[in-house]
Context: one part of a larger RNA
């Protein structure tokens, strides 16, 4: 000098863009953050409409008939998105390869099929236990829930033949045994379902190389290293198991200990290098601590389950409930880090045929000079070089200083008024065109949180707007007064003991400027 997720002191007019718990992965009140589908199902708690009965009427009661729909069964999604960096020196990450050792819901393509039957169960209803959380028993019931049968191979297993490769091997054809469907819904147009193959995407596994400290850590290792066999897995493998052998790693640093998420990148530097990994993107790990599996295409699952532990809460003392490292917010810690805001309008996600619903993702707004960038605090003229201040060699001069006053001008900004966006693409629907007649395309056609915001324009009036640090040398900028090794300053050298350009004040000056200094850290 540059830099920062900074903090502190003094000061502060505005806008745009960005950033904002670096500490206690400490504990959390409250609200919200994952639902959706009635075009799968039985139904009807509540709402609305219709109908019926009673009544003059108001109204009351009944009624799933209709719109719809609480709870329930079922499907899809809750494995994404969002958070954090505890752990991890590891195939975790980066990069380059491999899988003749693998999986892949939703999506796309090709081919074939979608036949027959059955038993339950939730809700409801009846009874009943409990303070609650939550149950227990009984009657009966539906499905795209569950089960059975038939049919089927390109799948699995066995046999034969042909071709071929990077080793184990791989591919194709023929042949014998085993396994499926929701036949559902329907506006009859469709849309679902099953199997097989292929694609795409995403993942799993293996390997080469690379990136911390310490040798004041030198030996480590029994499932350890390998074999043939078996189990397990989507898949290879001591991954696991019984048996057999005695191996395997290490000075090219094993083992141990400490530290640490990795990368793209960021800062600095002419570069080489050094340092960092906050925001954004990719990967990994974790979800109070530890362990485990279930479901599922996918988890060993932040807002799922079970067990144990610590903590907190409720309790009728018998027993229960909870998990903000989601968004806000609270306490604590700390030098220090924001609102218990708005909207789904856009972008995206999930569900749905759609309408639509949900979405603290996201988009916006609020707070903070935390940073970067931009703008302003006026411009021109104006000498009696005014008054005042300060200084001096003191009837005078110098400086503050064209600075002010005064004259003319402008109106960024400000205040008030008026107008007022883009972000919106489309949906339902309408019209038109095309044809394979329900699809495609085109033209219209609701919807804006931000927001009456940005912006434009008119009026007014220099009006609303400058500080901070320094002035001995390094280092740009000097005098006076006070103090008297005191009070104090200080980054280094060093100032201060009676004329201090170094302390404190004043006048003046220098530097930067809505900031300026100090502290901390890196180069």
């Nucleotide at each position: 000098g540059g830099a920062u997720g900074a903090a502190c002191g003094c000061u502060a007019g505005c806008g745009g863009c960005a950033g904002g718990c670096u500490u206690a992965a400490c504990a959390c009140a409250u609200g919200c953050a994952a639902g959706u589908c009635g075009a799968g199902g039985g139904g009807c708690a509540g709402c609305a409409c219709g109908g019926g009965u009673a009544g003059c009427a108001a109204u009351a009661c009944c009624u799933g008939g209709u719109g719809g729909c609480g709870a329930c069964c079922g499907g899809c999604g809750g494995a994404a998105g969002g958070g954090u960096g505890c752990g991890u020196a590891a195939c975790a990450c980066g990069u380059g390869a491999g899988c003749a050792a693998c999986a892949u819901g939703c999506c796309c393509g090709u081919a074939u099929c979608u036949g027959g039957g059955g038993g339950a169960u939730a809700g409801u209803c009846g009874a009943u236990g409990g303070a609650a959380a939550c149950g227990u028993c009984g009657c009966g019931u539906a499905a795209u829930a569950c089960c059975c049968c038939a049919u089927a191979a390109c799948a699995a297993c066995g046999g034969a033949a042909u071709c071929u490769g990077c080793a184990u091997g791989g591919a194709u054809u023929c042949u014998g045994u085993u396994u499926g469907a929701a036949a559902g819904c329907u506006a009859u147009g469709g849309u679902g379902g099953a199997u097989a193959c292929g694609g795409a995407u995403u993942g799993g596994c293996u390997c080469g190389c690379g990136g911390g400290a310490c040798a004041u850590u030198a030996g480590c290792u029994a499932g350890u290293u390998g074999g043939a066999g078996g189990g397990g897995u989507a898949a290879c493998g001591g991954c696991c198991c019984a048996c057999c052998a005695a191996g395997g790693c290490g000075a090219c640093g094993a083992u141990g200990u400490c530290u640490a998420g990795g990368g793209g990148u960021u800062c600095u530097g002419a570069g080489a290098g050094g340092a960092a990994g906050g925001u954004c993107c990719c990967c990994c790990a974790c979800a109070u601590u530890g362990g485990a599996a279930c479901u599922g295409a996918g988890a060993c699952a932040c807002g799922g389950u079970c067990c144990a532990a610590a903590c907190u809460c409720c309790u009728a003392c018998g027993g229960g409930a909870g998990g903000c490292a989601g968004c806000a917010g609270u306490g604590a810690g700390g030098a220090a880090u924001a609102u218990u805001g708005g909207u789904c309008a856009a972008u995206g996600g999930c569900c749905g045929g759609a309408a639509g619903g949900c979405u603290g993702a996201a988009c916006c707004a609020g707070c903070c000079a935390u940073g970067c960038c931009g703008c302003g605090u006026g411009c021109a003229g104006g000498a009696a070089g005014a008054c005042g201040g300060c200084c001096c060699u003191a009837u005078g001069g110098g400086u503050u200083g064209u600075a002010a006053a005064c004259u003319g001008c402008u109106u960024u900004u400000g205040u008030g008024g008026u107008g007022g966006a883009g972000c919106a693409a489309u949906a339902a629907g309408a019209c038109g065109u095309a044809c394979g007649c329900g699809u495609a395309c085109g033209u219209c056609g609701a919807u804006g949180a931000g927001a009456g915001u940005a912006c434009a324009u008119c009026a007014c009036g220099a009006a609303u707007a400058a500080g901070c640090a320094u002035c001995g040398g390094c280092u740009a900028a000097c005098u006076c007064c006070g103090u008297g090794c005191c009070a104090g300053c200080a980054g280094c050298c060093g100032c201060g003991g009676u004329a201090a350009u170094a302390c404190g004040g004043a006048g003046g000056a220098u530097g930067c400027a809505a900031g300026c200094g100090u502290u901390a850290u890196c180069c």